This is a predicted structure of a 76-nucleotide RNA (transfer RNA) from a Candidatus Latescibacterota bacterium. Taxonomically the source falls in Candidatus Latescibacterota (Bacteria, Pseudomonadati). The sequence is in RNAcentral, with records from ENA. Its Rfam family is "tRNA". Rfam classes the family as a transfer RNA.

RNA sequence: GGGGGUGUAGCUCAGCUGGGAGAGCACUUGCUUUGCAAGCAAGGGGUUGGCGGUUCGAAUCCGCUCACCUCCACCA
Numbered sequence: 001g002g003g004g005g006u007g008u009a010g011c012u013c014a015g016c017u018g019g020g021a022g023a024g025c026a027c028u029u030g031c032u033u034u035g036c037a038a039g040c041a042a043g044g045g046g047u048u049g050g051c052g053g054u055u056c057g058a059a060u061c062c063g064c065u066c067a068c069c070u071c072c073a074c075c076a
Base pairs, nucleotide, nucleotide: 001072002071003070004069005068006067007066010025011024012023013022019056027043028042029041030040031039049065050064051063052062053061
């Protein structure tokens, strides 16, 4: 330098053929307990890596770009 893949909540990840942004864990509050843990109930938390485009509508399609992983090539 070229090809491919990944990027979504604090963490691990889902999200179908473009239309409701979600799960588990974690966190907060309450109940339960002498207290803790566990359990139960409720709740908060998002620039969907960034910018732009297409569209009535984009996490999803297109272009550029950033980070990481991987393969190839080049140099040594």